[in-house]
Molecule: TPP riboswitch aptamer (THI element)
Organism: Acidobacteriota bacterium
This record gives sequence, C1' cells and structure tokens, in this order.
RNA sequence: GAACCACAACGCGGGAGCCCCCUACGAGGGGCUGAGAGGACGCCCCACGGCGUCGACCGCCUGAACCUGCCCCGGGUAAUGCCGGCGAAGGGAGUUGCCAUGGCCACCGA
Repeated sequence: GAACCACAACGCGGGAGCCCCCUACGAGGGGCUGAGAGGACGCCCCACGGCGUCGACCGCCUGAACCUGCCCCGGGUAAUGCCGGCGAAGGGAGUUGCCAUGGCCACCGA
C1' cells in the first nucleotide's frame, strides 16, 4: 500500500451408496469407503419407498462439490464409483466486507 489469497457475513449449489452379521422379512443394531451414507420434523403411499423444510458435511468460476457420459472400461472386494481410467471431455452454484498481518505487493536500509 491495497489488487489477489486466506478469513468473515449473507446468499446459492450438491450428494447420501454397498451388505459379510444380528433381528419376526418390520423397526432397530452392526460392518466397508468417505468430508458427509439421512440427524430432526412433516406429507404421500397397503408396503417397499418417495418428497419437502431445517440441520450436519462439502463446494461456489482459482469451479473433480456435484451431474452427464455410465446398466461404460480395467483392477479389486463379502459387496458397492471401493481404486484407477474416462478427465487438458461436456455441464455446473457469488456477492460484499475486513484489520493491515495469516499470506501478499512496492520502496529504503541492514
């Protein structure tokens, strides 16, 4: 010095799978990966289940949060987007503020 990053506020976007076990096949409990695997309330449905609001978690163009491709390909597992490829592919949700130190920039000096 104040552009950028970080940070903050508000707003917005997104996903929630698999099943070796227990249990009366329900509810519930348990295991795997992961930031997160549906926590609370409500609605629909005969039920499985589906949807909505909020919360948690993650992401917001510096965009792999997440979606499509994909009922894809290779590997591996009890099984699964579990791992890798695809992927320099295509899409995808942001504004403002802030002390001047958590980075940062400029000058001078040691």